[in-house]
Molecule: small-subunit ribosomal RNA
Organism: metagenome
């Protein structure tokens, strides 16, 4: 679901009747039962599964198939039960038991058998695993069900054949990872027989045999449903397997069967287990990975909706019923598609915002405003679908026709009308990649970040604002996949140095293979056929207004299979060939290998002689040996190891490697002959063999050398380098080890592709006295080089060129050639070989620099040679440090430190303390008020002063308008407001200026050329110079900034000029005066020097050496002059300036203090330590400067500083002004002094408002350290050093400092080895903030991941054994038993029960694997400023 298979059959309600008891009808209706069909479909999920599970193509002659379709044949006659029901009983329930009645399309005999099946025959056809099909003979077995009916029929039922669709089983091929899983397997592999299944089969069982699988990856482990497809990609590929479709598997977990056509069954049964629920504790119930829904988990995923109207399914004759399949609706911007948020006009470019150089710009036609439109949504009203075909009924000429009914969505889509610009824009980004920029805030903070990287006071990178860019009902983020990535390379990569050739050979499998002919057709190529599901993708057409979407047709599906054909190439087979390969003959070279024997030189030791004090060793020493006689020397003896010269980018060997001579054994190569075989070849995963040194085992040996070790040195240390000793070892035999920068960092083989020049071996030609030389062939070994290759360097017939074959290997750095596992080893260890984690690189080649305890060349007071200093003393001055209320700030190697400061008592002054001021000490503007008896000055009071108060004097008193009151401008005051002010910060935001390398000779550019490029060339080279100076050469040719010159000064001469300078004449005390223009001088203009001349040299050059002349000679001396750049050098406190900060204070004024402190340390100086001196006296000679708030003469006073004084001078006129050393005399007599002058006392002078803190000077007195200075260090090459004084700036005063001036006036330079700095070339480099670089390891601390580890926990799994539910099967079945047989007894058959095999769960024992955890332990990684050293990079200081 079916009453159209069957029996039974209510109650309630309604209607009718009633004798009120009831009867009839709705109704033979409902629930339930027997029976049939379905429930194995549909729907869900992806746990398991690496498998014939899936895909694809086949096979089944080894099979099944209910319902459906077609065909043929049949449907006769009987029998016995069981539910429901009734009754009794048990149980809390679930449910169950006994007795009794009953029907069927339920069940069972019998009949019939076209036929099917079974066994035995016969014939034919086909193929083939020895079977299939057809025909046929005789034997055996096997059927059925009826219902409805208008009696026409119709739906069923049985047997048989066929079909369609569906399935089972088998096979070829295809699709994951790990070999740190290499051996697996006992029902295992096969056979025979039996069983079992629908069916083949070890599917199961008994017996027999010992097989079967595996490097073409078995077994094991991990992961996973497979496919059509999907995403991506140019493709080839890579990734994936949601939705839709096909297949498989699963249904709480595990096992099992039953029923059935089909299941070992999602919404069935039984058992076991876990869990949940009920319970009367005895026992029961359950399985959403169906649709909704709930809880939990999670970053996260929907309604407990409507309907069977359509499509599909089950049942039914049908009406119909059922259907969370399905059709619809709901939720979610989850995706795809379409649409809207308005359109046009609109400048004074409104307001506001933002920026701003204050002009303006931008937002922006954007808005407002005016004029329109009305999509979609919303609201109101009107209309309104398609989706519907029917089944059914009626008619029918069987073709069909007619009629009625049916809509969940839904009054929905859609159409018409009305209404308002009305309610509707966000998100990300704006440093580069990558499209889009400014302001503010922040200050390595907060934060950003895909990669590179931003942020430490101007951030287009953080946060916000404005603006912009890109997308848009979305936009970003995160995750994932492909791409880019030819970055696993089939298409389409590499391996000398970037990662990468096995240390080398022999050779197995495999791969590849000369030449000719024939054959075959596996590969290959072509045609055809079948298949390659549908959907998807693509193309055409069509339907929803378009699109998304959908429909329809085509194409494609590169595959597989079958068959036909082709025969060039590859393969197979057959027959040949000789060019590959091998053999043979004749020769040759060689440290090829193994064994035995032999030789000399040298070292050491020992013995003896001679001989005496050293030897040895080193940078220098010492340890050591030696007077017990060393070393040295002579002779002898012994032992071990190694083989000088020859010896050579010479030889041999596969590599490692091999070196005296002789003999024996033995491998390979080459040349010549071209005789023989006839492709016999190449490579080579595994495998095997060899394999330096060191090391290991056993036994020998040991002269020299020599790890360890000891001692001596070196050193901060020195577990090193150096030295003295010295044991393993080095040597031999045997056995291991098996590594290396085992390198040509270059696998092996074959072929091809210009040359030149050496050398080794053999040969040919020609030739000779000849081994020489010359031409030439083959084999080896070097150099250079063409094409080509290469990132470059480089390679280049010995390829890293051009090709082919085979093998090995690579895929960012570190962790790590490590851990774990395995194999090998006596051990040491070797081979194989990861990951976590971590980094944004690691690396190659070349370039430019810089650097080197690399090289070459060359400069410089760089060294050397000299002279004088510093470092020691005292003092001065600066700095550090310390102190302080403050000791203001800056400068720090050279290139800070007598520096800013050419001058701090106040001032300066910036600092401190205290007292004051607030539009301010100073500038500009505005507003308001005031002044003309006001400002400044002066006086007084007060105060420390600033200041405040009062008085006095009384300048200037201007301009315009005027209604004469006044107003405005200017000026002053007061109040207020903009603002002033800041020596506050940042020199690492800046300008300017400066220092320094360095007055070093360098630094660049244009064009050309070379190089992929960085870049080079030029600029390098040969000479030369002070010089990138010049010459020559040169793929360079030119040019610029530097060098030099032009400028100043000194030196010679000439001309001009002549006061204040000068003086030959005159004059005077005197250049005083006259005069002069010769001289000196002054100051202006010229001349002069150019390697011009000579000699030599040199490249016939540039130049260099010498010489002449000349005042001066090779740049004549000195100055000014400072290339590109470097040092984030110095300066915000000279000035200027961005930004930041302060604003009754970080501004301003004032008094006092401080910058002057003082245990110390350093720099720069002064004065000394004395006799080349000191002191006293005397006598000479400068230059360059300065001077009117100034220099100041004479004269006088004072011991003196100085005072008085006032002449002269605006200066070649006057003054400062004496120069000093020197020279001439005298004293001192080597001493802390007649040296030295500090310190202190006293008294003074001067300046100044003022010398207390804190000036200079004078006089008298005092009289310190100091007797030439450790390590170290500075200056100077000629009018220089040294020494002597003079002047000037600053300045009231203050100079041992600074800047100038002259006087006297040396020594030395062989030379470039060394120190320092620099220039050019070259070389190495791991450096490039560039050696003050880089960088390694231990240790300490923190964090992270990981290995080992006594154990411990868990999961999975192997083996053995125990237990053994349910259940099939087998045996049994003495108990029970309707149909059949039998007259009966009984039998056949069946059931319960029992036993057995198998077996889930469970248990015991013992292994394996994986994971977690684990005291402790090992290394590893990472981490702004830790410790110790200094290993590497340069010759890295020992390559």
């Nucleotide at each position: 679901u079916c009453g159209a298979g069957c029996g039974a059959g209510a109650a309630u309600c309604c209607c009718c009747c009633u004798u009120c008891g009831g009867g009839g009808g709705g109704a033979g209706g409902a629930c339930a039962g027997c029976g049939g069909c379905g429930a194995a479909c549909g729907g869900g999920u992806g746990a398991g599964u690496a498998a014939c599970a899936c895909g694809u193509g086949g096979g089944u002659a080894a099979c099944c198939u209910a319902c459906c379709c077609c065909u043929g044949g049949g449907u006769g006659g009987g029998g016995g039960a069981c539910a429901a029901c009734a009754u009794c009983c048990g149980g809390a329930a679930a449910c169950g038991g006994g007795u009794g009645c009953u029907a069927a399309u339920a069940c069972c005999g019998c009949a019939u058998g076209a036929g099917a099946c079974c066994a035995c025959g016969a014939u034919c056809u086909c193929c083939u695993u020895g079977g299939a099909g057809a025909u046929u003979g005789a034997g055996g077995u096997c059927a059925a069900a009826g219902g409805c009916u208008u009696c026409g029929g119709u739906c069923g039922c049985c047997c048989a054949g066929g079909g369609a669709g569906g399935g089972g089983c088998c096979c070829g091929c295809g699709g994951c990872c790990c070999a740190u899983u290499a051996g697996g397997u006992a029902g295992u592999u096969g056979g025979u027989g039996a069983g079992g299944u629908a069916a083949c089969g070890g599917c199961c069982c008994a017996c027999c045999a010992a097989g079967c699988c595996g490097a073409c990856g078995a077994u094991g482990g991990g992961u996973a449903g497979c496919u059509g497809g999907u995403c991506u990609g140019a493709g080839a590929g890579g990734a994936u397997g949601a939705u839709c479709a096909g297949c498989c598997a699963c249904a709480c977990u595990g096992g099992a069967a039953c029923u059935g056509a089909g299941a070992c069954a999602c919404g069935g049964u039984c058992c076991a287990g876990a869990c949940u629920c009920c319970u009367a504790u005895g026992g029961g119930a359950g399985g959403c990975a169906g649709c909704a829904g709930u809880g939990g988990g999670g970053a996260a995923u929907c309604u407990u909706g409507c309907g069977c109207a359509a499509u599909g399914g089950a049942c039914g004759a049908a009406a119909g019923u059922c259907u969370g399949a399905c059709g619809c609706a709901g939720c979610c911007a989850u995706g795809c598609c379409g649409c809207g948020u308005g359109g046009g006009c609109g400048a004074u470019g409104a307001a506001g915002g933002c920026c701003g150089u204050a002009a303006g710009g931008u937002u922006g036609u954007a808005a407002a405003g005016c004029c329109c439109u009305g999509u979609a949504g919303c609201u109101c009203g009107g209309g309104a679908a398609a989706g519907a075909a029917a089944a059914u009924g009626c008619c029918u000429u069987c073709g069909g026709g007619c009629a009625a009914u049916u809509g969940a969505c839904g009054g929905u889509a859609c159409c018409c009308g009305g209404g308002u610009a009305g309610a509707a824009a966000g998100c990300a980004c704006c440093g580069g990649c990558u499209a889009a920029c400014u302001c503010c805030g922040u200050g390595c903070c907060a934060g950003c970040a895909g990669c590179c990287g931003c942020g430490g006071u101007a951030a287009u990178a953080c946060g916000g604002g404005g603006g912009g860019u890109g997308c848009a009902a979305g936009c970003g983020u995160u995750g994932u996949u492909c791409g880019g990535a030819u970055u696993c390379a089939c298409u389409g990569g590499g391996c000398g140095u970037a990662a990468a050739g096995c240390g080398u050979g022999u050779g197995u499998a495999g791969g590849c293979g000369g030449u000719u002919c024939g054959u075959u057709a596996a590969g290959u190529c072509g045609a055809a056929u079948g298949u390659g599901a549908a959907a998807u993708c693509c193309c055409g057409u069509g339907g929803c207004u378009c699109a998304a979407c959908c429909a329809u047709g085509g194409a494609a599906g590169u595959g597989c299979a079958u068959c036909c054909g082709a025969a060039a190439c590859u393969g197979g087979c057959g027959a040949g060939c000789u060019a590959g390969a091998g053999c043979c003959g004749a020769g040759u070279a060689g440290a090829g290998g193994g064994a035995a024997g032999g030789g000399g030189a040298a070292u050491g030791a020992c013995c003896g002689g001679u001989g005496u004090a050293g030897a040895g060793g080193u940078g220098a020493a010492a340890u050591u040996c030696g007077u017990a006689g060393a070393g040295a020397u002579c002779g002898g003896u012994u032992g071990g190891a190694a083989u000088a010269c020859c010896u050579g980018u010479g030889g041999c060997g596969a590599a490692g490697g091999c070196g005296c001579c002789u003999u024996c054994c033995u491998g390979g190569a080459c040349u010549c002959g071209u005789g023989c075989u006839g492709a016999c070849g190449c490579u080579g995963a595994g495998a095997c063999a060899c394999g330096a040194a060191a090391g290991c085992g056993u036994g020998g040996g040991u002269a020299g050398c020599a790890a360890a070790c000891a001692g001596g040195a070196u050193u901060a240390g020195a577990u090193a380098c150096c030295c003295u000793g010295g044991u393993a070892g080095u040597c031999c035999a045997c056995g291991c080890c098996c590594u290396a920068a085992a390198c040509g960092a270059u696998g092996a083989g074959u072929a091809c592709u210009a040359g030149g020049u050496g050398u080794u071996g053999c040969g040919g030609g020609a030739a000779u006295g000849a081994a020489c030389c010359c031409c030439u062939g083959c084999a080896g070994u070097g150099c250079c080089g063409u094409a080509g290759c290469u990132a470059a360097c480089g390679c280049g017939a010995u390829a890293a060129g051009u090709a082919c074959u085979c093998c090995g290997c690579c895929u960012g750095g570190g962790a790590a050639g490590u851990a774990c596992g395995g194999c090998c080893g006596c051990a040491a260890g070797g081979c194989u070989a990861a990951a976590a984690c971590u980094c944004a690189a690691a690396g190659g080649a070349a370039u430019u620099g810089a650097c080197g305890g690399g090289g070459g060349c060359c400069c410089g007071c760089a060294c050397a040679a000299g002279c004088g200093g510093u470092g020691g003393a005292g003092g001065a001055u600066g700095u550090g440090g310390u102190u302080u209320a403050a000791u203001u700030c800056g400068a720090c190697u050279c290139a800070a430190c007598g520096c800013g400061a050419a001058g701090a008592a106040c001032c300066u002054u910036a600092c401190c303390u205290g007292g004051g001021u607030u539009u301010g000490a100073c500038a500009u503007g505005c507003u308001a008020g005031g002044g003309g008896c006001u400002a400044a000055g002066c006086c007084g009071a007060u105060g420390a002063g600033a200041g405040u108060c009062g008085g006095u004097c009384g300048a200037a008193c201007u301009c315009c308008c005027u209604u004469c009151g006044g107003g405005g401008a200017a000026u002053c005051c007061u109040a207020g407001u903009a603002c002033a002010g800041g020596u506050g910060c940042u020199g690492c935001a800046u300008g300017g200026c400066u220092g320094u390398c360095g007055u070093c000779a360098g630094c660049u550019c244009g064009u050309g050329u070379c190089g992929u490029g960085a870049g080079a060339u030029g600029u390098u080279g040969g000479g030369u110079u002070a010089a990138g100076u010049c010459c020559c050469g040169c793929a360079a040719c030119g040019a610029g900034c530097g060098c030099a010159a032009c400028c100043c000064u000194c030196g010679g001469c000439u001309u001009c000029a002549g006061u204040u300078a000068c003086c030959a004449c005159a004059u005077u005390c005197a250049g005083u005066u006259g005069g002069g223009g010769a001289c000196u001088c002054u100051g202006a203009a010229g001349c002069a020097a150019c390697u011009g001349c000579c000699c030599g040299u040199g490249u016939c050059a540039a130049g260099c050496g010498g010489g002449a002349g000349g005042a001066a000679g090779g740049c004549g001396g000195g100055g000014a002059u400072g290339a590109c750049g470097u040092c984030a050098a110095g300066u915000c406190c000279u000035c200027a300036u961005g930004g930041c900060c302060c604003u009754c204070a970080c501004a301003c004024c004032c008094a006092g203090g401080g910058c002057u402190a003082c245990a110390c340390a350093c720099g720069u100086c002064c004065u000394a330590c004395a006799a080349u001196g000191g002191c006293u006296g005397g006598u000479a000679c400068a230059a360059a400067g300065g001077g009117u708030u100034g220099c100041c003469a004479a004269a006088c006073c004072g011991c003196g500083a100085g005072g008085u004084g006032g002449a002269g001078c605006u200066a070649a006129u006057c003054c400062c002004a004496a120069a000093a050393a020197a020279c001439c005399a005298g004293c001192c007599c080597c001493a802390g002094u007649u040296c030295a002058g500090a310190u202190u006392g006293a008294a003074g002078u001067c300046u100044g408002c003022a010398a207390c803190u804190c000036g200079a000077c004078u006089u008298c007195a005092u009289g310190a350290a100091g007797g030439c200075g450790g390590a170290a260090u500075c200056g100077c090459u000629a009018g220089u050093a040294a020494u002597c004084g003079c002047g000037c700036a600053u300045c009231a005063g203050c100079a041992u400092g600074g800047c100038g001036c002259g006087g006297u006036g040396a020594a030395u330079a062989c030379g470039u080895u060394c120190c320092c700095g620099g220039g050019c070339c070259u070389u190495g480099u791991a450096c490039a903030c560039a050696c003050c670089g880089c960088c390694c390891g231990u240790c300490u601390c923190a964090c992270c991941a990981u290995g080992g580890a006594a154990g411990u926990c868990a999961a999975c799994u192997g083996g053995a054994c125990c237990c053994g539910a349910a259940g099939u099967c087998g045996c049994u079945g003495a108990g029970c038993u309707a149909a059949c047989c039998g007259c009966a007894a009984g039998g056949a058959g069946g059931c319960a029960g029992g036993c057995g095999c198998c077996c889930a769960c469970g248990g015991u024992c013992u292994g394996g694997u994986u994971g977690g955890u684990g005291a402790c332990u090992g290394g590893g990684g990472u981490g702004a400023a830790g410790u110790c050293g200094g290993a590497a990079c340069a010759a890295g200081g020992u390559a």